[in-house]
Molecule: c-di-GMP-I riboswitch aptamer
Organism: Sulfurovum sp.
RNA sequence: UUUAAGAAAAGCCAAACCUAUCGUGAGGUAGGGACGGAAAGCCACGGAUCUUACCAAGAUAGCCGAGUUACCUAC
Repeated sequence: UUUAAGAAAAGCCAAACCUAUCGUGAGGUAGGGACGGAAAGCCACGGAUCUUACCAAGAUAGCCGAGUUACCUAC
């Protein structure tokens, strides 16, 4: 340095729910909040689920897999 791993420390993210707002909707955004998370960072490539105005389009990355980037270092 790389890969793997996850004790400790520094931090990080933020489920449900509430408020406001956008959207036909699934859901998104902001604030509060904290169930949890070692990638719960990014990415819609493959599946899966959901929505609709259903030849199709969209949503979910905190559903699974793949790709890609990254803090620390006891073993």